[in-house]
RNA sequence: GAAGUUGGCCAGACAGUCGCUGCGCACGCAAGUGCUAAGAGGAAAGUCCGGGCUCCACAGAGCAGGAUGCCGGUUAAUGGCCGGACACCGUGAGGUGAUGAAAAGUGCCACAGAAAAUAAACUGCCCAAGUACCGAAAGGUAACGGCGAUGGUGAAAUGGCGGGGUAAGAGCCCACCGCGUGUGUGGUAACACACACGGCACGGCAAACUCCAUCCGGAGCAAGAUCAAAUAGGCAGGUCAUGACGUUGCUCGCGUCGUCUGCGGGUAGAUCGCUUGAGCGUCAGGUAACGAAACGCCUAGAGGAAUGACUGUCCACGACAGAACCCGGCUUAUCGGCCAACUUCACCC
Numbered sequence: 001g002a003a004g005u006u007g008g009c010c011a012g013a014c015a016g017u018c019g020c021u022g023c024g025c026a027c028g029c030a031a032g033u034g035c036u037a038a039g040a041g042g043a044a045a046g047u048c049c050g051g052g053c054u055c056c057a058c059a060g061a062g063c064a065g066g067a068u069g070c071c072g073g074u075u076a077a078u079g080g081c082c083g084g085a086c087a088c089c090g091u092g093a094g095g096u097g098a099u100g101a102a103a104a105g106u107g108c109c110a111c112a113g114a115a116a117a118u119a120a121a122c123u124g125c126c127c128a129a130g131u132a133c134c135g136a137a138a139g140g141u142a143a144c145g146g147c148g149a150u151g152g153u154g155a156a157a158u159g160g161c162g163g164g165g166u167a168a169g170a171g172c173c174c175a176c177c178g179c180g181u182g183u184g185u186g187g188u189a190a191c192a193c194a195c196a197c198g199g200c201a202c203g204g205c206a207a208a209c210u211c212c213a214u215c216c217g218g219a220g221c222a223a224g225a226u227c228a229a230a231u232a233g234g235c236a237g238g239u240c241a242u243g244a245c246g247u248u249g250c251u252c253g254c255g256u257c258g259u260c261u262g263c264g265g266g267u268a269g270a271u272c273g274c275u276u277g278a279g280c281g282u283c284a285g286g287u288a289a290c291g292a293a294a295c296g297c298c299u300a301g302a303g304g305a306a307u308g309a310c311u312g313u314c315c316a317c318g319a320c321a322g323a324a325c326c327c328g329g330c331u332u333a334u335c336g337g338c339c340a341a342c343u344u345c346a347c348c349c
Stems, first nucleotide, its partner, number of pairs: 001345010012314007020039002024035004041320001045331002048329005053220004065216005070084005085099001086097004100211002105209002107205003122151001124147003131142004159177002162174003178200001179198008224272004234263006243257005279297004285290001315318001
């Protein structure tokens, strides 16, 4: 200098004018007026996970259903994050991975191929023994016998490669590698390494059913709570009342009916929930995610819903995009720029 990897940060700047929502203060009975703090994001988005909060349900346990799935840690919690193991990709810095069980069972494996799991019916190898045929015999030929080395097919062919062995062959035997089992060592663990034994003990697929382990009650701030004009039905008391109607023709008694007051009820409306929070910064500790104590900081809170417009100067000429209960993550969108660490290549000293 070029090409990259990983992580973090910014998101036009400054000034003026006019508006909008408005905490607080002052005046006012009130309506309101004046001064005035503050006023969108890294994703406020998708609503995909996890929690707080609220109401409903709930003795306990199970079934069904769903999610997750190497190990350890972190956290309020998670399917997030951090660190590690293993596998694969990259020269490398680094990146990617739903990565438990295929010896519980069921199922699937296109095309090609003899055969896709009880191997062999294609191409082939062999006649040692037995068998069949020929031959007097020696011997020869062969498959309906032995074999699985060779060729071919396929993503995958029943451990690989070399040697011995054999009629031909074969873990049939041996060395090395792989695999399995056991022991030991290191590590919290996943796992790694070493040694011994085993002749290999039935291929792959579980983002196929399934099995195993862990977790999960439902609805959501239009949740929900308080005050409370109106209104339906309800309860209590008073009153008209020496009432009317019904109950047996009459009396008493009982029941129903009007009105007023109170209780209760809960609509409109108002208020709370509502933004001080598992908050942010400094910081002990920790490889990291994270984070104790202490100190410091305050950072929208509406309810038809504010956060805008114009002017001037400058530049690299400005992307995606707008809060509605809150928080932690993930994912998606995004003009341009800055910083740090590291890698590879080339050149110079």
Source information:
This is a predicted structure of a 349-nucleotide RNA (Bacterial RNase P class A) from Gallionella sp. Its mean pLDDT, the model's own confidence on a scale to 100, is 75. It matches the Rfam family "Bacterial RNase P class A". Rfam classes the family as a ribozyme. The sequence was found by an Rfam model in a public genome assembly.